Predicted 3D model of a 102-nucleotide RNA (SAM riboswitch aptamer (S box leader)) from Pedobacter sp. The organism belongs to Pedobacter, within Bacteria.

[in-house]
RNA sequence: CGCUUAUAAAGAAAGACGGAGGGAUUAGACCCUGCGAAGUCUUAGCAACCUGUGCUUACAAGGUGCUACAUUCUAUUCCGGGAAACCGGAAACAGAUAAGUU
Numbered sequence: 001c002g003c004u005u006a007u008a009a010a011g012a013a014a015g016a017c018g019g020a021g022g023g024a025u026u027a028g029a030c031c032c033u034g035c036g037a038a039g040u041c042u043u044a045g046c047a048a049c050c051u052g053u054g055c056u057u058a059c060a061a062g063g064u065g066c067u068a069c070a071u072u073c074u075a076u077u078c079c080g081g082g083a084a085a086c087c088g089g090a091a092a093c094a095g096a097u098a099a100g101u102u
Base pairs, nucleotide, nucleotide: 002101003100004099005098006097007096013043014042015041016040017039021032022031023030026075027074028073029072044067045066046065049063050062051061052059053058071094076091077090078089079088080087081086
C1' cells in the first nucleotide's frame, strides 16, 4: 500500500515556538483564521477499538486515536413530496480511526 470487519449528529484545550493559510482530495456551498491558520513541542483532557483489572458492563494503567463546525454539508443510486427550483428519507462511494490479515 491492498483486503476484511466495526464505528461516527455524543465527548474533550490551554501554553510556548511558528507566521498564512486551514476544514482529506476534485467541484460547489458554508465556515475558521494576524483577537494568529497549518505544523512542532509541553501540559491537560475526552473516549473506550485492542491489551489489562474487574466480572456484567464498570475502571482508565498500557498501545492507538481524538480535543471548531454531523466525516462541516452536497455530489452517485433509490424512495416520498413538488409544476419547477428544491425539500425530506434510505443506501452506496470516498476518506478517517481501530482491530485483524496477505